[in-house]
Molecule: Bacterial RNase P class A
Organism: Actibacterium sp. 188UL27-1
């Protein structure tokens, strides 16, 4: 100086005019049911780091008669820690990219079972020989030697055996490399690696490392289903409460038993029993015993008011503990609350940045990214012009 990597901030400024919300404060008027409810005027405040995805996690509010348990569906998935809590953070481990700072990981279990693995190849989960290599036999062109009909030596070809070390198929071939050994070959045998087994250190842990023993023999996918091991009730502010008003006090279907015993006397009353309360089971509590108590399923009304609604797992300094995420203690601080939806508009100036002219000074054009709360609050994920700034890396120059 150039390149990459990882984190923070910010994403216009100022001034004048007009407008717009919100009763949290202050003043003043009206209006009445004396507790409100309306108007005017000041002061404060007024759309994000993602408000967007709704993909997780809670607070909150209601349901399911109540307690426990269980089943069913769903979720997470290495260890240790933070949090209200998480699928989130922060330290670590182990794998895997990258030269490297640093990134990513759907990171329990394949020997509990079930199932896939296409084409190619012999062969894809318990085997195997398609070319090749050794060996034997046959069968014979043809060579060589000689005593001219004997030895011997053999290609191509075919059988049998033996081999998986080389080659070919694949993503992946039943341990790799390297010596010895062998008719040719293999863990047959060796040494190192790898596997696999206890055993010692360190470390909370997850793992690591170490030295010894041994068959030298055992793929992959579990983000296939599954087995482990934690977690989890539904359903959402369109929740729920209240006022007011409407409607069809709606239809259909299911509903086993319908029963003993005492007591007054045509009936009731007690007990026993039998049903019922909407995944099962056990215990309360409650209900019914005749077309009941509840069950299934269709169908209609309510589209209007007020509330819920904004002080909070909140913020800002400092400080103390922690590698850190976080806590703790101290002082400040109050930062939307609309209701079909406020949080804007116009002029001037200046800036960040981009292009043009110009020696400079200035000049003249364009221009500011993603993108708007709606119960709130922690993540994560995705979008993002421009600026600013911190710490690592790697290259390469100079001193």
């Nucleotide at each position: 100086g150039c390149g990459g990597a990882u984190g923070g901030c910010u994403g216009g400024a100022u001034g004048a005019c007009c407008g717009c919300u919100u009763u949290c404060g202050g003043c003043g008027g009206g209006g009445c049911u004396u507790g409100c409810c309306c108007c005017a005027c000041c002061u404060g405040a007024g759309a994000g780091g993602a408000a967007a995805g709704u993909c997780c996690g809670g607070a909150c509010u209601c349901c399911c008669u109540g307690a426990a348990g269980c089943a069913a569906c769903g979720g997470u998935g290495c260890c240790g820690g933070g949090u209200a809590a998480c699928g989130c953070c922060c330290g670590g481990g182990c794998g895997g990219g990258g030269c490297a700072a640093c990134c990513c990981g759907a990171c329990g279990g394949a020997a509990a079972g079930c199932g896939c693995c296409a084409c190619a190849g012999a062969a894809a989960a318990c085997a195997a020989a398609c070319c090749g290599c050794c060996u034997u036999c046959g069968c014979c062109a043809g060579c060589c030697g000689c005593g001219u009909g004997c030895g011997g030596c053999a290609a191509a070809c075919g059988g049998g055996g033996g081999u998986a070390a080389g080659g070919a198929u694949g993503a992946a071939a039943c341990g790799g490399u390297g010596g010895a050994g062998u008719a040719a070959g293999a863990g047959c045998c060796c040494a190192c690696c790898g596997c696999g087994g206890g055993g010692c250190u360190g470390g909370c842990a997850a793992c690591a490392g170490c030295a010894c023993c041994g068959g030298c023999a055992u793929g992959g996918c579990a983000a296939g289903c599954c087995c482990c091991a934690c977690c989890g009730g539904g359903a959402g502010c369109a929740a729920u409460g209240c006022c007011a008003a409407a409607u069809a006090g709606g239809a259909a279907c299911c509903g086993c038993g319908u029963g003993g015993c005492g007591c007054c006397c045509c009936g009731g009353c007690g007990u026993c029993g039998g049903g019922g309360u909407c995944g099962c089971u056990u215990c309360a509590a409650c209900c019914c015993c005749a077309g009941c108590a509840g069950g299934u399923u269709c169908g209609g009304g309510u589209u209007g008011g007020c509330a819920g609604c904004u002080a909070g797992a909140g913020u800002g300094u400092g400080u103390c503990g922690g590698c850190a995420a976080c806590g703790g203690c101290a002082c400040g601080c109050c930062c939307a609350g609309a209701g079909g939806a406020a949080u804007g508009g116009u002029c001037a100036u200046c800036c960040a940045c981009g292009g043009g002219g110009g020696a400079c000074a200035c000049c003249c054009c364009g221009g500011g990214a993603c993108a708007g709360a709606a119960u709130c609050c922690g993540g994560c994920u995705u979008a993002c012009a421009g600026g600013c700034u911190a710490u690592c890396c790697g290259c390469g120059c100079g001193a």